[in-house]
Context: one part of a larger RNA
Molecule: large-subunit ribosomal RNA, domain I
Organism: Gordonia jinhuaensis
RNA sequence: GGCGUUCGGUGGAUGCCUUGGUACCAGGAGCCGAUGAAGGACGUGGGAGGCCGCGAUAGUCCUCGGGGAGUUGUCAACCGUGCUGUGAUCCGAGGGUGUCCGAAUGGGGAAACCCAGCACCAGUGAUGUGGUGUUACCACCGGUUGAAUGUAUAGACCGUGUGGGGGGAACGUGGGGAAGUGAAACAUCUCAGUACCCAUAGGAAGAGAAAACAAUUGUGAUUCCGUGAGUAGUGGCGAGCGAAAGCGGAGGAGGCUAAACCAUGCGCAUGUGUAACCGGGUAGGGGUUGUGUGUGUGGGGUUGUGGGGUUCAUCUUCCCGGAUCUACCUGUCUGGGCGUGAGUGAGAAAAUCGUGUGUUAGGUGAAGUGGCCUGGAAUGGUCUGCCGUAGACGGUGAGAGUCCGGUAAUCGAAAGCACAUGGUCUUGCGUGAUGGGUGCCCAAGUAGCAGCGGGCUCGUGGAAUCUGCUGUGAAUCUGCCGGGACCACCCGGUAAGCCUGAAUACUUCCUGGUGACCGAUAGCGGACUAGUACCGUGAGGGAAAGGUGAAAAGUACCCCGGGAGGGGAGUGAAAUAGUACCUGAAACCGGACGCUU
Numbered sequence: 001g002g003c004g005u006u007c008g009g010u011g012g013a014u015g016c017c018u019u020g021g022u023a024c025c026a027g028g029a030g031c032c033g034a035u036g037a038a039g040g041a042c043g044u045g046g047g048a049g050g051c052c053g054c055g056a057u058a059g060u061c062c063u064c065g066g067g068g069a070g071u072u073g074u075c076a077a078c079c080g081u082g083c084u085g086u087g088a089u090c091c092g093a094g095g096g097u098g099u100c101c102g103a104a105u106g107g108g109g110a111a112a113c114c115c116a117g118c119a120c121c122a123g124u125g126a127u128g129u130g131g132u133g134u135u136a137c138c139a140c141c142g143g144u145u146g147a148a149u150g151u152a153u154a155g156a157c158c159g160u161g162u163g164g165g166g167g168g169a170a171c172g173u174g175g176g177g178a179a180g181u182g183a184a185a186c187a188u189c190u191c192a193g194u195a196c197c198c199a200u201a202g203g204a205a206g207a208g209a210a211a212a213c214a215a216u217u218g219u220g221a222u223u224c225c226g227u228g229a230g231u232a233g234u235g236g237c238g239a240g241c242g243a244a245a246g247c248g249g250a251g252g253a254g255g256c257u258a259a260a261c262c263a264u265g266c267g268c269a270u271g272u273g274u275a276a277c278c279g280g281g282u283a284g285g286g287g288u289u290g291u292g293u294g295u296g297u298g299g300g301g302u303u304g305u306g307g308g309g310u311u312c313a314u315c316u317u318c319c320c321g322g323a324u325c326u327a328c329c330u331g332u333c334u335g336g337g338c339g340u341g342a343g344u345g346a347g348a349a350a351a352u353c354g355u356g357u358g359u360u361a362g363g364u365g366a367a368g369u370g371g372c373c374u375g376g377a378a379u380g381g382u383c384u385g386c387c388g389u390a391g392a393c394g395g396u397g398a399g400a401g402u403c404c405g406g407u408a409a410u411c412g413a414a415a416g417c418a419c420a421u422g423g424u425c426u427u428g429c430g431u432g433a434u435g436g437g438u439g440c441c442c443a444a445g446u447a448g449c450a451g452c453g454g455g456c457u458c459g460u461g462g463a464a465u466c467u468g469c470u471g472u473g474a475a476u477c478u479g480c481c482g483g484g485a486c487c488a489c490c491c492g493g494u495a496a497g498c499c500u501g502a503a504u505a506c507u508u509c510c511u512g513g514u515g516a517c518c519g520a521u522a523g524c525g526g527a528c529u530a531g532u533a534c535c536g537u538g539a540g541g542g543a544a545a546g547g548u549g550a551a552a553a554g555u556a557c558c559c560c561g562g563g564a565g566g567g568g569a570g571u572g573a574a575a576u577a578g579u580a581c582c583u584g585a586a587a588c589c590g591g592a593c594g595c596u597u
Stems, first nucleotide, its partner, number of pairs: 001596009015582001016547002020518002022515007029507002031167002039101003042055003046079002049075003052059001061095006070083002106115003116135007137164004141159005171202001172200005182189001186236001212219002223250005233241002254499003257443001261299010276288001277286002279330006304477001306442003309438007318337007338430006351424010362411003368384001369400001370383004385402002387391001393405003448472007458484001479494005534541002554581001557568004
């Protein structure tokens, strides 16, 4: 020096564990903000700091409930000081306070800072100073003024006036809109109207009450799911892309305007017709506006077996009162009662009082702490009981229905919230039907057409339907559109205005649950001071780090040592469990013994 056996050191793998994560399910909730949000800065405790809570009333204040003995949050002990059966701490509901920054909004600004005006108050001999309130911009509404320019308008000014602004995980709608890729290259095509950017809304959004489908039978708004179907199609007919009707389900809900016509306000134009007008009829009477047109308001009206208007006829319709120049009949308008319907969820819109259910604190809650054995310890073994609408789960010195918390079941709210329901309340209706005449109305720079695009399964094709820009440009029911060029017949519908619950999408958040999900190099980046430390000018990037023991019982005392550390002693079941702490692999480093060179 090598090999072997064995004992150690180092190191932190493995095993076991779990405070944390992850995926999904069910229910709830689904917006917050100038009454100042989200997010922060700085403060705040008797004692340095981090976290959490709170805001100069600052580990909290008040009220109402719950609860019932300790308590003064946590890392995290120690000391101190208080509070508490006159009910503290704690939990829930409603209020109060809430510095400074931040949309940030009096002006400024390098966020958490600087500097003001005005009104009132405090203070000073006076000034300085302090406190409370107020002062951004935009839009709308209302008002006052007011040019060129006569009426007007623009503009200016005012307001106890109304709203907006910013934030938010995904989901929605709209405006823009790629490329890597695939086509085994690549250009049409694909990826894909995806990613991404912008705007904007809601708890959902969007869509939605047929100018729809269908096909000789019919359906009857929209949305979503299954099927139809990888079908019909489309496609350098390549790669690929890819419907619809129908059928079966979920859910179901329909409404309001424009126009014709009537009344009325205002503007403009026209104009005394020999009289017009005052709803109609008869009689009497009144006294100046009428007609056309534009616009506002109220009524009327809303449809495709076309509907409405207007006019005539017939039939029909609760009660009482008033108005319409007067009286009567009739008609119209209007108030009240009665009857009937609806309602804050579209069509108008506010509240208030109950009742019930749920929710935001909680309460009650069965049955062995039985014997013996092992052990440090019984929840284990054995013998013998008991409860069960409770044998889910967690904890307790080892596997606990019966030890503890709970579990099944049941009870409970002063106050808030949600939903349902009833009353008050609000608001419609109580005249329509039938037949005839008339030919007044039925959404215009629209439909259609042309050019160039987009979107549909449809890539220009025979290319309809839908849609954008440009140009041109109709008709009003004897009308117009569609049924895949186009024409005829036939069939379906009624565009060019608006609103609309549910079934559907999503999960930042709250509650409960589940897992052939992970178990500390895993699982979220994060089980620990984690978006921390650290890096970067910045946008941004981004860690490592869990485990004594049942209980600190965390080794009094003695010895060696300057200490660190150790040897005794003691605790403990165990100290080779000693705060470098469960187990403690390998690499690596030693000691002892044996063999060998």